Overview
A computed fold for a 584-nucleotide part of an RNA from a Patescibacteria group bacterium, annotated as large-subunit ribosomal RNA, domain V. The coordinates come from a structure-prediction model, not an experiment, and the mean pLDDT is 84. The source organism's lineage runs through Bacteria and Bacteria candidate phyla. Its Rfam family is "Bacterial large subunit ribosomal RNA". Rfam links the family to the GO terms structural constituent of ribosome and ribosome.

Context: one part of a larger RNA
RNA sequence: CCCGCAGCUAGACGGAAAGACCCCGUGAACCUUAACUGCAGCUUGGUAUUGGGUUUAGGCCCGGCAUGCGUAGUGUAGGUGGGAGGCUAUGAACCGCCACUUUCGGGUGGCGGGGAGCCAACGAUGAAACACCACCCUUGCCGUGCUUGAAUUCUAACUCCGGCCCGUGAAUCCGGGCGGAGGACCGUGCUAAGUGGGCAGUUUGAUUGGGGCGAUCUCCUCCCAAAGAGUAACGGAGGAGUGCAAAGGUACCCUCAGCCCGGUUGGCAAUCGGGCAUCGAGCGUAAAGGUAGAAGGGUGCUUGACUGCGAGUCCGAUGGGACGAGCAGGGACGAAAGUCGGCCUUAGUGAUCCGGUGGUCCCGGAUGGAAGGGCCAUCGCUCAACAGAUAAAAGGUACUCCGGGGAUAACAGGCUUAUCUCCUCUGAGCGUUCAUAGCGGCGAGGAGGUUUGGCACCUCGAUGUCGGCUCAUCACAUCCUGGGGGUGGAGAAGCUCCCAAGGGUUCGGCUGUUCGCCGAUGAAAGUGGUACGUGAGCUGGGUUUAGACCGUCGUGAGACAGGUCGGUCCCUAUCUGCUGUGGG
Numbered sequence: 001c002c003c004g005c006a007g008c009u010a011g012a013c014g015g016a017a018a019g020a021c022c023c024c025g026u027g028a029a030c031c032u033u034a035a036c037u038g039c040a041g042c043u044u045g046g047u048a049u050u051g052g053g054u055u056u057a058g059g060c061c062c063g064g065c066a067u068g069c070g071u072a073g074u075g076u077a078g079g080u081g082g083g084a085g086g087c088u089a090u091g092a093a094c095c096g097c098c099a100c101u102u103u104c105g106g107g108u109g110g111c112g113g114g115g116a117g118c119c120a121a122c123g124a125u126g127a128a129a130c131a132c133c134a135c136c137c138u139u140g141c142c143g144u145g146c147u148u149g150a151a152u153u154c155u156a157a158c159u160c161c162g163g164c165c166c167g168u169g170a171a172u173c174c175g176g177g178c179g180g181a182g183g184a185c186c187g188u189g190c191u192a193a194g195u196g197g198g199c200a201g202u203u204u205g206a207u208u209g210g211g212g213c214g215a216u217c218u219c220c221u222c223c224c225a226a227a228g229a230g231u232a233a234c235g236g237a238g239g240a241g242u243g244c245a246a247a248g249g250u251a252c253c254c255u256c257a258g259c260c261c262g263g264u265u266g267g268c269a270a271u272c273g274g275g276c277a278u279c280g281a282g283c284g285u286a287a288a289g290g291u292a293g294a295a296g297g298g299u300g301c302u303u304g305a306c307u308g309c310g311a312g313u314c315c316g317a318u319g320g321g322a323c324g325a326g327c328a329g330g331g332a333c334g335a336a337a338g339u340c341g342g343c344c345u346u347a348g349u350g351a352u353c354c355g356g357u358g359g360u361c362c363c364g365g366a367u368g369g370a371a372g373g374g375c376c377a378u379c380g381c382u383c384a385a386c387a388g389a390u391a392a393a394a395g396g397u398a399c400u401c402c403g404g405g406g407a408u409a410a411c412a413g414g415c416u417u418a419u420c421u422c423c424u425c426u427g428a429g430c431g432u433u434c435a436u437a438g439c440g441g442c443g444a445g446g447a448g449g450u451u452u453g454g455c456a457c458c459u460c461g462a463u464g465u466c467g468g469c470u471c472a473u474c475a476c477a478u479c480c481u482g483g484g485g486g487u488g489g490a491g492a493a494g495c496u497c498c499c500a501a502g503g504g505u506u507c508g509g510c511u512g513u514u515c516g517c518c519g520a521u522g523a524a525a526g527u528g529g530u531a532c533g534u535g536a537g538c539u540g541g542g543u544u545u546a547g548a549c550c551g552u553c554g555u556g557a558g559a560c561a562g563g564u565c566g567g568u569c570c571c572u573a574u575c576u577g578c579u580g581u582g583g584g
Stems, first nucleotide, its partner, number of pairs: 001584008010576003014571002022405004027401002029397004035202005041195009051154010062143005068137001078136005085119003094113008158182005164177004205217003214234001218240006241386001242284001243343002248302007256280001258276005282291002285348001287346003306329004312323004318387001331340003354380007362373002412459001413457001414455003418452001420448006429439002466541001467539003471533001472530005479504003482499006506520005547565004551560003
C1' cells in the first nucleotide's frame, strides 16, 4: 500500500412520511352564535271542509210612533208647501192614577170618572198655527229584513267509545247498523304575520421587516426628492369630507403690521393727531407658492355663481383631471377702452347599475292611444376597505383536512453586535499625605461571538426541541497545583498583575429543571466552544396533539409563555470515520 472478518455509530444536513408547528389559498370540512339569507317545526289570525236556532251589541234600508224651549209673545213656534175650516156621542173640556221624557216649566201615551164642547184668522213675531194634510231635517224608541261581532244552544258534517247486531266472517282489522259521548269546536288544506342554529347554504378585507394585537386604507400642503417632471418606507410634520347671496361681478377710491412723539378718564396695550415704516400685516380655513403698480380695506350699481359652443394645449396605462383665446344669444358694471362662463391658487370627494322628480321636437311590438323606454336637467351611497365583488354576512377548531411556501415565523447555523462579557486609553475623585497598593465619575477606543435582540440568507417532497445519563474533545479570559512582578508585603494569611492548559476539578437534599438554595467534604469544586457537543447511543420528568378538572376570559363553539392528572421515542449499517484482528 492492497483485500478481508468481527464490532461502534460521529458524518454522509443518513432512511421512512410532498412538515401535523407557522404563513399563504378570494381551498375544504365540521362546530358555535344576539353574522347574513333561507327551510322545516311551532304559535296566532283569515278562509274552505262548516250546518240550524235563540239572545245580545253595532251598522244600513223600509214602515210606524215620538222628538225640537234665544228674545218678544196666550206658550216648548224644527223647515217648506197646500189650506179656511178641523176634532167630538166610535165620548170634548175638566179631574184622579200609572208609564216614558224634560231646558223642571211642561210634553206624550194608557186606564178610570165625567157628560158637551175644544182648536184655528185676531195683538205680538225675521218666519203662523200640533186646526187639518203632504214631503222632509235633527235626535230617540219600536218592528220586519240584510249584514258584522259576541255569547249560548241544537244535531246532521267531523271525531271518539261500546262487553251490542250484520257482512252466513276466525280476528282487538275493515265496512255498515244500533247505542253513547263530544261537536261545528277539534283535525286537515290554502293563505298571512310572528317565532324559529332544529336544519341548510355561505360570508367573516387587505397592507404588515412572519402572523396576530395595534395602526392604516380617499383627497390637499411641506420635507425626504439628489436645482425639469416623477420617485419608496408601519419615514418626518400638518390639514380636508367645507364655507360665502357676499367672502361673487364691475366701476371708482384707499394702504397694512410694528415703532416713536403728542393727547381727558386711559394704564405696556381701546379710540384721536403727527411722523418713520417695501411689505415683517392681511388674503374664511392647513401648509406652500403668490401678492402693495393688489389677490388686501371700502363705497355705488348689480347677478357672468349665464345659455349654445369651442381653435388649441397640459397631466395622465385607462377611467379621468386641468387650462383656454374666440363665435352666437341675451345681459351686468363702466363715459369709454374694456372686464365678467364664481371666489389669490392648490383639498372640501364617489364610476356603473337601480330608482325618483321636472322637461322634450324621439320610440310606441297590426293601427290610434296608453303603459313603458330614450334624450336633456336634477336628486338618492362615511359604496370612508373611498377604481366602489352582493340590496343583504360574525366567530371557533388542540377533532381537523387538502394544495403550496424556506417567497414567511418557532430550533439550529449564517451576517450584524444595539445589548452582553472582557480589555485598553484618559484621570475628576477616594485612598491621613499620594491619581494609578487597591479603587476610579464623566468620556474615548477595541476584542470576543457564550446573553437578549435585529435581519430573514441554506433547510417546511422534515436539519427531532429542554434537562438528565453515557462518552468525550478543544480554547484560555486559570478554580487548584507550578514560576514570577507590585503591595497601603514585618512573618503568616491575603490583594493585584504577568507567564503557564501537564494533570486535576467531589458526594448528597429540594425541583423536570439548566440555574439556584441548603448539607458535608476537598488543593480546587474554573469559564466557555463543540447544531445552547452527544435521541440511526439511552431516557422522556418538562415543553408541544387527541381525554379530563380548576381559575380567568368568551352569549357560545372554545381560548390562556395560567395551574393540574394521563398520554406508542421506528431503523437488520451500503460508504466515510473509528476500534480489534487476519491474509497478501